[in-house]
Molecule: TPP riboswitch aptamer (THI element)
Organism: Pseudoruegeria aquimaris
RNA sequence: GCGCAACCGUUGGGGUGCCUUCGCAGGAAGGCUGAGAGGCGCGGUGCGCCAACCCAUAGAACCUGAUCCGGGCAAUGCCGGCGGAGGGAACGGACAGCGCGCAAGC
Numbered sequence: 001g002c003g004c005a006a007c008c009g010u011u012g013g014g015g016u017g018c019c020u021u022c023g024c025a026g027g028a029a030g031g032c033u034g035a036g037a038g039g040c041g042c043g044g045u046g047c048g049c050c051a052a053c054c055c056a057u058a059g060a061a062c063c064u065g066a067u068c069c070g071g072g073c074a075a076u077g078c079c080g081g082c083g084g085a086g087g088g089a090a091c092g093g094a095c096a097g098c099g100c101g102c103a104a105g106c
Base pairs, nucleotide, nucleotide: 001100002099003098004097007093008092009091010090011056012055013054014053017032018031019030020029021028022027038050039049040048041047042046062087063086064085068081069080070079071078
C1' cells in the first nucleotide's frame, strides 16, 4: 500500500406485502413467506410519529427497471432471472485482527 471478515458507541438509511372469513363502513379475527408485514394519530388507504428488525461505501438493507421474464402457489418479490445493471445512508473507538506485496534499517 492492497485485499478480506468482524466488535463497540453515537448518528443516519430502509421496508411493512398477499389471501380467507366476518362487518353498512371505519375495521376485526385468522392463514402464507420473511430478520421484520407492530402500535398510535388524522380519516384520506394514504400521510406523519414511535417501537422492533435489517442496513450504513468492505454498501443485494432498500429503491428503479417492473403493470418485466420463467417457475410455483389459495395468493403475493413466494423462488429464481434481471444483477460483474443503475442508484443508495458515516463518523469515532479498540495494543484492533488475518493474508499478500513493497521501501528503509539491522